[in-house]
Context: one part of a larger RNA
Molecule: small-subunit ribosomal RNA, central domain
Organism: metagenome
RNA sequence: CUGGGCGUAAAGCGCGAGUAGCCGGUUGUGUUAGUCUGGCGUUAAAUUCCGAGGCCCAACUUCGGAACUGCGUUGGAAACGGCACGGCUAGAGCGGGUAAGAGGCAAGCGGAACGUGCAGUGUAGGGGUGAAAUCCAUUGAUAUUGCACGGAACACCAAAAGCGAAGGCAGCUUGCUAGUGCUCUGCUGACGGUCAAUCGCGAAAGCGUGGGGAUCAAAAAGGAUUAGAUACCCUUGUAGUCCACGCCCUAAACUAUGCACACUAGCUAUUGGGAGCAUCGACCCUUCCAGUGGCGAAGCUAACGCGUUAAGUGUGUCGCCUGGGAAGUACGAGCGCAAGCUUAAAACUC
Numbered sequence: 001c002u003g004g005g006c007g008u009a010a011a012g013c014g015c016g017a018g019u020a021g022c023c024g025g026u027u028g029u030g031u032u033a034g035u036c037u038g039g040c041g042u043u044a045a046a047u048u049c050c051g052a053g054g055c056c057c058a059a060c061u062u063c064g065g066a067a068c069u070g071c072g073u074u075g076g077a078a079a080c081g082g083c084a085c086g087g088c089u090a091g092a093g094c095g096g097g098u099a100a101g102a103g104g105c106a107a108g109c110g111g112a113a114c115g116u117g118c119a120g121u122g123u124a125g126g127g128g129u130g131a132a133a134u135c136c137a138u139u140g141a142u143a144u145u146g147c148a149c150g151g152a153a154c155a156c157c158a159a160a161a162g163c164g165a166a167g168g169c170a171g172c173u174u175g176c177u178a179g180u181g182c183u184c185u186g187c188u189g190a191c192g193g194u195c196a197a198u199c200g201c202g203a204a205a206g207c208g209u210g211g212g213g214a215u216c217a218a219a220a221a222g223g224a225u226u227a228g229a230u231a232c233c234c235u236u237g238u239a240g241u242c243c244a245c246g247c248c249c250u251a252a253a254c255u256a257u258g259c260a261c262a263c264u265a266g267c268u269a270u271u272g273g274g275a276g277c278a279u280c281g282a283c284c285c286u287u288c289c290a291g292u293g294g295c296g297a298a299g300c301u302a303a304c305g306c307g308u309u310a311a312g313u314g315u316g317u318c319g320c321c322u323g324g325g326a327a328g329u330a331c332g333a334g335c336g337c338a339a340g341c342u343u344a345a346a347a348c349u350c
Stems, first nucleotide, its partner, number of pairs: 004321003007304002012318001014201004021194003025088008034080001035077008048066007091191001092188003095184005103177007110154001114150008125136002162169002206247006216240001220236004258317006266295011299306002323350003332343004
């Protein structure tokens, strides 16, 4: 190892596309190196097992038989699997009709708020806190009104809602573009599932070049607090936050639950679509499909809990785990401008 596991104990790759590999619906014919079966040969002895014998017994040992596992060769079988050819339509895909959506990209536009500048009114405070102070203000602040400019984000609608493979996506309009549900059952006829390698996407932060810079705000400075306060609180404030292009490739990238298919009580809410019933019509009601939630039969689970969106019952396939620390580190290698990332030990120690 055979024979265990992966929601929370160690363990599901962040997500997708996908080659090799592995796996494969239904039916017919043929074939057969898988498979099943008969014969023959071989599989040394010892060992193992069974039956006898020899040392007083046993261990040990002698004899006989069996077994074991495979291989070779030669016949036979054709259910399953493979291969070849043909058929089918329930899987898959295409098409017609229809529908919803913050799915993606680009451009244009809008109002509120905020900040700044200028101008008006107006006068002594404002701001901030647990309380203060730093800070702003008679060179006129705060408040208020008007005008202008600027950047970023889009209140209400808004929802357990919707869309997307994931990351993620929200003002409005237009253009381009991708996926999906339902329905018709017209077309193709297994074209499928999973997926080492490989390729692509991948929040935030960070990096490069050039813009932009309102707000917020690492770093930094000051004021407080405190025994101290390199913090929490306050006043400022630079990178950054935004855009374009190019990198980085990580996360509690979480449903901590890989993907696909099939099967196994229900109740309830909600989103999208269809049919029926009804009706002037929209609802209501019944029912079917797809999604998103709550609760629960059986069953599962160490428990918590899961429970047709399974962690139930099965099949296929990939990834991963094997005591704690050392360590997601060292070394090597690949990638990166760098930061670092990926792959990934051991000594030693408990």